[in-house]
Context: one part of a larger RNA
RNA sequence: UGACGGGGGCCCGCACAAGCGGUGGAGCAUGUGGUUUAAUUCGAUGCAACGCGAAGAACCUUACCUGGGUUUGACAUGCUUGGAUUAUUCCGGCGAAAGCCGGAUACGCUCUUCACAGAGUGGAACGAGCACAGGUGUUGCAUGGCUGUCGUCAGCUCGUGUCGUGAGAUGUCGGGUUAAGUCCCUUAACGAGCGAAACCCUUGUCCAUAGUUGCCAGCGGGUCAUGCCGGGAACUCUAUGGAAACUGCCGGCGUUAAGCCGGAGGAAGGCGGGGACGACGUCAAGUCAUCAUGGCCCUUAAGCCCAGGGCUGCAAACGUGCUACAAUGGUUGGUACAAAGGGUCGCAAACUCGCGAGAGCUAGCAAAUCCCAAAAAGCCAACCCCAGUUCGGAUUGUAGGCUGCAACUCGCCUACAUGAAGCCGGAAUCGCUAGUAACCGCGGAUCAGCUACGCCGCGGUGAAUACGUACCUGAGCCUUGUACG
Numbered sequence: 001u002g003a004c005g006g007g008g009g010c011c012c013g014c015a016c017a018a019g020c021g022g023u024g025g026a027g028c029a030u031g032u033g034g035u036u037u038a039a040u041u042c043g044a045u046g047c048a049a050c051g052c053g054a055a056g057a058a059c060c061u062u063a064c065c066u067g068g069g070u071u072u073g074a075c076a077u078g079c080u081u082g083g084a085u086u087a088u089u090c091c092g093g094c095g096a097a098a099g100c101c102g103g104a105u106a107c108g109c110u111c112u113u114c115a116c117a118g119a120g121u122g123g124a125a126c127g128a129g130c131a132c133a134g135g136u137g138u139u140g141c142a143u144g145g146c147u148g149u150c151g152u153c154a155g156c157u158c159g160u161g162u163c164g165u166g167a168g169a170u171g172u173c174g175g176g177u178u179a180a181g182u183c184c185c186u187u188a189a190c191g192a193g194c195g196a197a198a199c200c201c202u203u204g205u206c207c208a209u210a211g212u213u214g215c216c217a218g219c220g221g222g223u224c225a226u227g228c229c230g231g232g233a234a235c236u237c238u239a240u241g242g243a244a245a246c247u248g249c250c251g252g253c254g255u256u257a258a259g260c261c262g263g264a265g266g267a268a269g270g271c272g273g274g275g276a277c278g279a280c281g282u283c284a285a286g287u288c289a290u291c292a293u294g295g296c297c298c299u300u301a302a303g304c305c306c307a308g309g310g311c312u313g314c315a316a317a318c319g320u321g322c323u324a325c326a327a328u329g330g331u332u333g334g335u336a337c338a339a340a341g342g343g344u345c346g347c348a349a350a351c352u353c354g355c356g357a358g359a360g361c362u363a364g365c366a367a368a369u370c371c372c373a374a375a376a377a378g379c380c381a382a383c384c385c386c387a388g389u390u391c392g393g394a395u396u397g398u399a400g401g402c403u404g405c406a407a408c409u410c411g412c413c414u415a416c417a418u419g420a421a422g423c424c425g426g427a428a429u430c431g432c433u434a435g436u437a438a439c440c441g442c443g444g445a446u447c448a449g450c451u452a453c454g455c456c457g458c459g460g461u462g463a464a465u466a467c468g469u470a471c472c473u474g475a476g477c478c479u480u481g482u483a484c485g
Stems, first nucleotide, its partner, number of pairs: 001485002003482003007479004012474002015469002019432005026323007034314002042053002064309007073132001077131006086106002089104006114122001134298002137296003143292002145287003148283001150281001155194006161170003174185003200275004205243007215232002219230003246269001249263005325425001329384007341372003346365002351360003391422001396417007438461007
């Protein structure tokens, strides 16, 4: 000087407490260990691996296995060389395909006339040979880049000065204060930098401008009805610019300070809400399989092509989820209100057919215009009457639909039938402080299709509780002890 202590002081965080809802029990989905396997490709492993890389494994992907094939190679550049060779279409044979063999046709010792030149050479393609290609082989403990984590925690440092023989200290301590090393006061320190804050995006109020594809108050027309039409520019909205919040004002507290408490006005009040943004560093943390890259290794294979299989195997185990166990419910009928997105190899209205998944036909729309599109919970009415049930939907059978070359391994969806476990879950454990939790639906990326109950967004309905800091846990500052570095 650091680190550590079942040392001390101060302080903070859904850390506990106070509450609400879960997980742990059931069924299923998904990931993992394990086991099995010809292969079940590889990586991730306390927090910080386990719905993670994967925002799409039937083939492809694909890296794995089995089998078939190939060796200048699927791909790049260069050199030498050959005379042919090449191309498309068609046909035949072998084959699972990859591919191999043969035939026909067309071009042809070339083509292009571009350059030089005087007839051959170079440039395109192909074959042969050689340099080399190639490697998801290895090392993340050789690396770059990117990322996680402590942690959006309030810290981490420097210059000069001063103190100390020196390592170092001071500043950064102390008294207040803050979300904050935030600010104030004091002060052998005075300043400064990286962080915090602010600048950026979004949301909440208003104003101006603009008025179509959006809007419709007043006026006119029209309809069973609808901004449907003329028209309007008020309102909503859209999208550009601005205003607004600063402890600015008042009272109290405080050291006259920083600031704290209360109040006014205001759409909003003391960081207004949310996001982006992550200091010096820590974990030889993660990634050589995104990519890049040193070394090592393979080179008729550890490269490359193809078919089929596997990554989906299943005794039991764990994580994360979904659906439930019901009456604040289930079923049936009626009826209301979103936001944010996507759409031309696309979204598809209406109409017709089908119980339905869907099919047929065909408007409109490169979209504030048309479509996806039905929002759902809600509200109204009826039935069920507490039961393994009109709860629950697993599993299985049959018949269909869709995508796709192809749904056996191994897709999703529909109808009918079937109707399992499950009556609220032990020890333990997780999330959340407000438009939050909980409940409800909608959209998107990936994508032919989809194993999405995942992920990322969007809105609708909308709580309870917080006395407080003794304890658990993780941080921060000061101090103390130490046989530790």